[in-house]
RNA sequence: UGCAAGUCGAACGGUCUCGCAAGAGACAGUGGCGAAAGGGUGAGUAACACGUGGGUAAUUUACCCUCGAGACGGGAAUAACUCCGCGAAAGCGGAGCUAAUUCCGGAUAACACCGUACCGUCGCAUGGCGGAACGGUUAAAGCGCCCGCAAGGGUGUCGCUUGAGGAUGAGCCCGCGUCCUAUUAGCUAGUUGGCGGGGUAACGGCCCACCAAGGCUAUGAUGGGUAGCUGGCCUCAGAGGGUGGUCAGCCACACUGGGACUGAGACACUGCCCAGACUCCUACGGGAGGCUGCAGUCGAGAAUCUUCCGCAAUGGGCGAAAGCCUGACGGAGCGACGUCGCGUGGAGGAUGAAGGCCUUCGGGUCGUAAACUCCUGUCAGUCCGGAUGAAAUCUGCAAUUAUGUAGAUUGACAGUACGGGCAGAGGAAGCUCCGGCUAACUCCGUGCCAGCAGCCGCGGUAAUACGGAGGGAGCGAGCGUUGUUCGGAAUCAUUGGGCGUAAAGGGCAUGUAGGCGGUCUUGUAAGUCGGAUGUGAAAUCCCACUCCUCAAUAGUGGAAUUGCAUUCGAAACUGCAAGGCUUGAGUGCAGGGGAAGAGAACGGAAUUCUCGGUGUAGCGGUGAAAUGCGUAGAUAUCGAGAAGAACACCUGUGGCGAAGGCGGUUCUCUAUUCUGACACUGACGCUGAGGUGCGAAAGCCAGGGGAGCGAAUGGGAUUAGAUACCCCAGUAGUCCUGGCCAUAAACGAUGUGCACUUGGUGUUGGGCCGCGAGGCUCGGUGCCGAAGCUAACGCAUUAAGUGCACCGCCUGGGGAGCACGACCGCAAGGUUGAAACUCAAAGGAAUUGACGGGGGCCCGCACAAGCGGUGGAGCAUGUGGCUUAAUUCGACGCAACGCGAAGAACCUUACCGGGGCUUGACAUGUAGCUGCAAAUCCCGUGAAAGCGGGACUCCUUCGAGGGUGCUACACAGGUGCUGCAUGGCUGUCGUCAGCUCGUGCCGUGAGGUGUUAGGUUAAGUCCUGCAACGAGCGCAACCCUUAUCCUUAGUUGCCAUCCCCGCAAGGGGGGCACUCUAGGGAGACUGCCCCAGUCAAUGGGGAGGAAGGUGGGGAUGACGUCAAGUCCUCAUGGCCCUUAUGCCCCGGGCUGCACACGUGCUACAAUGGCCGGUACAAUGAGUAGCGACACCGCGAGGUGUAGCAAAUCUCCAAAAACCGGCCCCAGUUCAGAUUGAAGUCUGCAACUCGACUUCAUGAAGCCGGAAUCGCUAGUAAUGGCGGAUCAGCUACGCCGCCGUGAAUACGUUCCCGGGCCUUGUACACACCGCCCGUCACAUCACGAAAGCUGGCUGUACCCGAAGUCACCAUACCGACCCCGCAAGGGGAGGAA
Repeated sequence: UGCAAGUCGAACGGUCUCGCAAGAGACAGUGGCGAAAGGGUGAGUAACACGUGGGUAAUUUACCCUCGAGACGGGAAUAACUCCGCGAAAGCGGAGCUAAUUCCGGAUAACACCGUACCGUCGCAUGGCGGAACGGUUAAAGCGCCCGCAAGGGUGUCGCUUGAGGAUGAGCCCGCGUCCUAUUAGCUAGUUGGCGGGGUAACGGCCCACCAAGGCUAUGAUGGGUAGCUGGCCUCAGAGGGUGGUCAGCCACACUGGGACUGAGACACUGCCCAGACUCCUACGGGAGGCUGCAGUCGAGAAUCUUCCGCAAUGGGCGAAAGCCUGACGGAGCGACGUCGCGUGGAGGAUGAAGGCCUUCGGGUCGUAAACUCCUGUCAGUCCGGAUGAAAUCUGCAAUUAUGUAGAUUGACAGUACGGGCAGAGGAAGCUCCGGCUAACUCCGUGCCAGCAGCCGCGGUAAUACGGAGGGAGCGAGCGUUGUUCGGAAUCAUUGGGCGUAAAGGGCAUGUAGGCGGUCUUGUAAGUCGGAUGUGAAAUCCCACUCCUCAAUAGUGGAAUUGCAUUCGAAACUGCAAGGCUUGAGUGCAGGGGAAGAGAACGGAAUUCUCGGUGUAGCGGUGAAAUGCGUAGAUAUCGAGAAGAACACCUGUGGCGAAGGCGGUUCUCUAUUCUGACACUGACGCUGAGGUGCGAAAGCCAGGGGAGCGAAUGGGAUUAGAUACCCCAGUAGUCCUGGCCAUAAACGAUGUGCACUUGGUGUUGGGCCGCGAGGCUCGGUGCCGAAGCUAACGCAUUAAGUGCACCGCCUGGGGAGCACGACCGCAAGGUUGAAACUCAAAGGAAUUGACGGGGGCCCGCACAAGCGGUGGAGCAUGUGGCUUAAUUCGACGCAACGCGAAGAACCUUACCGGGGCUUGACAUGUAGCUGCAAAUCCCGUGAAAGCGGGACUCCUUCGAGGGUGCUACACAGGUGCUGCAUGGCUGUCGUCAGCUCGUGCCGUGAGGUGUUAGGUUAAGUCCUGCAACGAGCGCAACCCUUAUCCUUAGUUGCCAUCCCCGCAAGGGGGGCACUCUAGGGAGACUGCCCCAGUCAAUGGGGAGGAAGGUGGGGAUGACGUCAAGUCCUCAUGGCCCUUAUGCCCCGGGCUGCACACGUGCUACAAUGGCCGGUACAAUGAGUAGCGACACCGCGAGGUGUAGCAAAUCUCCAAAAACCGGCCCCAGUUCAGAUUGAAGUCUGCAACUCGACUUCAUGAAGCCGGAAUCGCUAGUAAUGGCGGAUCAGCUACGCCGCCGUGAAUACGUUCCCGGGCCUUGUACACACCGCCCGUCACAUCACGAAAGCUGGCUGUACCCGAAGUCACCAUACCGACCCCGCAAGGGGAGGAA
């Protein structure tokens, strides 16, 4: 903005148009019917609103149907219309005329209504129905058609009046059902009832006057919050839970609030009046409006459609009908929003194409997938055909309340559905996912970044988890995300859970309501069970059939609707009524027990205080002290007195009590309980929401009391501090009386009562039997244990077993028993008791470890007992730090730091500077090239490497091949990174005695047992025992070495006897006895004896023996731990560099020096230093080597060569020791650093930066703070010797060898480490663990807060619109009535 409610001229008067007329058509108005239906929405409503079943004897119902009766005769007004006027408009006023199916009298009149009294019948209290009599009251309208000139008559499928019945719709009433909240517990004045009125269609406080004081509520009133209800829909095995969109029924609403009018029906979606908010028009005076009808617009939002076609069908309104109206409806449109159906092709096709991706480089995969060949033709395209939905109405004829027949006409959808032809694989696939749950895996990129994520969790350089790619999985015109509901969830548990320790038993009793209740009989029939009837709308769900090609959708029938009501029946159980019973419960009687309660009195010990005596310097207290007390006489001790509190022993998993709790003795009062035998009552019982009472300690109020003890407080100690633990004091309090408080780990962490279910052993109070020992039985209280139960631990006749009854309580952790509110309290506080927010757990029991300033047993140079050191000095060496161009790198508690390094001047060398090379210093392959070279030599340049030039030039069967060089390409190379990607090797716990397995057994399981226990050992070594029996890796032994002996062998070793030479020397013969060498063997095994011991293992002692209980030493290192160490030995994944992070060369650095630490050497001296003399080893090494003898040098060393590849020669002197001498306690005849000078040796080269020698110099240092290390016997200590590496050496280091050669161990309390058993645990990255609180900063949430503000609401009072009712009404109207001839007047009545 348009449309969604009009229609009737056959009710009426008119106006207009056409027509000559007859007549036809149109229209504003009057009148009638409709507009209360249909359509929309869910704001309100927790209610008789809805659902279901009833009632109405308390009602109404237009149009429709059936039946009866009637419709006579008059009058009046008013729109339209005409004239006048007002207003911008909307609209309005005045005067005049007129009609009707408009309005009003009169007549008639009932079976209708009212009144009076009566009869019959029925019911449910009031009452209903029917009948007869008398009196009174109330009706109406015409129109069409036909005949007729008219009057009038006839007729109608039309209409009117009245009455009865039906049908339909509506009103009212009742039973039952219907959300959350008690942190809402009391609500109510027309409130509850009555009498009488009013009002309504109708009952009723619906309204009014009066009277009474009631009514509702824990079975939840009242208040607050939320919400339309239902059939149904979603989910579910069911029971339940959630929900009320479409369709259907009911209700409510129509801008917001109020109100009535009209009408059969409304308090009326597109009517009226008033008020309000808003929008619009206006001439500012006033007016207009209501889409939660259909479309459409705007706004808000994550988000929701066409301003379509048609009345053809179905239905509705009006009409006699034709017909008109109908955004109801029928259709179409938009949206993958949902459901269903279909397609995007089918068959063949291996060079397994290209290409992508992966790759172990062989290949694999996408993949018959594609290409290619042969087909098919849905959908889309195009051409042709083309519906069902339509029967009526109308006209003619016939018949007439029915209808039949013929004809004509009507399709929005729609040229749609559908059918046919044509061509052609052509036009038609996406989305999510691939760590597990959960189907599906690789590569690259990234590097706790970027990101993912439903939960667990991924990402810190090899990510199937992020991003991309390839591949794969799932679904498919969809796929995924988000939200929501149910399920899984037995996780609110009726079906179907729990409460000892996981969340959960009320602190205890008493008892109200309620729940539950022994036994027998009879009745009843509320519960219960069965039958029948009515209802449980339709649709939906289910089944069968049918129509659209199928399906979705739709149609027909059935079943179902588990419910409610009525009625008939049953009587076991429950209830109810009545009557009995004694076993539950109780009363009486007899006899017991007790720290049961209350009150009063009394008693002794102890403590403190007071007084007196004795007595003197301390007492007291502690880990040790001090404060304190004491010469003014304490403590100690004796005597006397005072006060308060508590009651030793008895005393006991003994007793009593409901729990809290109760302990000297006596008395009084009160209550419970047990046992026994009888008598009595006759179910009187159990539990118990609220309520009531009791209720430790502390605390509070008032008054007493106050000895001891003792929060607070003071002082002294301890300590880093010590507002604590310890000590000295000490106030409240502790005690009594009265009153509060009401909580505790008020615990058996176990509610009360009853019943049932193997036992053993104590104890307590009774009874019975027995001579006694002892037995039986009832009540209580413990322990151990069967079945059973339990997650396990455990419980187990005192249940946590098996059942019943009732109550309380729980529903993840934190927030929090906090906040708010309420109640209680004097206060402290108590009871009740959330949420926001936050976490992915919190928790129970048990297991294995680890740990403990837990326990038991045991071991180790672990401590102790000893000896010697380090830490102080100087020097050496390593490390840190600093420095530097570089001071290469690694190692970091033990277990890095004389470590890798068993040799940094160059080299090494990895670092730095500079100079160079680029297929490379090194390996392999291919291709090409040319040369025969390259190497070597020479020249130039240069620090060298290198570069440039020259000379020389290989073999050969002459094809070429080999070798070599150059060029190019693959590749080489890297001590570059990652030891937290790895192999290997190594360190460490630790040479500690452990670590496991098979089978069996135990346990739901983790796991245990074995492996623990009693002994014993160095040992999980062995023995015995044992639900274990065996076994493996470790231990031990086997191996090497050393100590003794035998045997074999006898040179290079040896020399007893014999011979020779010599001063001497095994030097030469000779020999192999001895030593020795190195092969083989013997020997030691607790074998023997004694004792102890479980007739054991084993231990103690002894004999013999070279050696005695693993003889000494070595090698040997279990399962594992430390992400221990090493990518710089080597190997190796990945990453990185490639004219450099590779390679070569020169020089420098690794040696730098305010400093700190580790490991050593040398000392500080007399157990020593120096000088002289004199003895005694072993392991080893040696040809680019060891190098004798000799000579030279003070010496390092040199010259020189014999011998020796070594039991032959050499290094090689061993040193300490021993003998003699000097030194005489000092910075020295100690100590040797540092420095100067001169040398030697190695080496291309000793400047940075070698070692050694001689002379000179002669520092610190006089035994080392805190602390700390090694060692238990041929050890420590001390003395020298050798070797590897190596040109040499910074070696005082390392690995070995021999000489001399001790002390001490009571012992296991303590420190450290370890083993076994046990215990606790909130630890498991395992105590270097875990974890608590404040504070600081930031952020979030909740509570409080001076106040400010919105909404809802109570009571009192004021103003008050429209409107209804009553009353008044002489503005006005006034048809009927009266008067009047008339005009007119009066007036019933109406009314502003």
Description
The RNA shown here (small-subunit ribosomal RNA) has 1392 nucleotides and comes from a metagenome. Its Rfam family is "Bacterial small subunit ribosomal RNA".